[in-house]
A computed fold for a 76-nucleotide RNA from Candidatus Zambryskibacteria bacterium RIFCSPLOWO2_02_FULL_44_12b, annotated as transfer RNA. Model confidence (mean pLDDT): 80 of 100. Its Rfam family is "tRNA". It is annotated as a transfer RNA.

RNA sequence: GCCUAGGUAGCUCAGUUGGCAGAGCACUUCCCUGAAGAGGAAGGGGCCGCCGGUUAGAGACCGGCCCUAGGCACCA
Numbered sequence: 001g002c003c004u005a006g007g008u009a010g011c012u013c014a015g016u017u018g019g020c021a022g023a024g025c026a027c028u029u030c031c032c033u034g035a036a037g038a039g040g041a042a043g044g045g046g047c048c049g050c051c052g053g054u055u056a057g058a059g060a061c062c063g064g065c066c067c068u069a070g071g072c073a074c075c076a
Base pairs, nucleotide, nucleotide: 001072002071003070004069005068006067007066010025011024012023013022027043028042029041030040031039049065050064051063052062053061
């Protein structure tokens, strides 16, 4: 330098054909307990890596860039 996969909540990930951003775990409050754990109930938290474009509407489609992993090439 080229190719492929990926970047969405604190973590691990889903989001199908463009139509209200989600799950599990974690966290907060409450119940339960002598207390804690387990269990139960309720709740908070992300404008989806960045910039532009298409569209009535973009996490998703298009272009550029950044980052991560793997492969190839270069490596006198």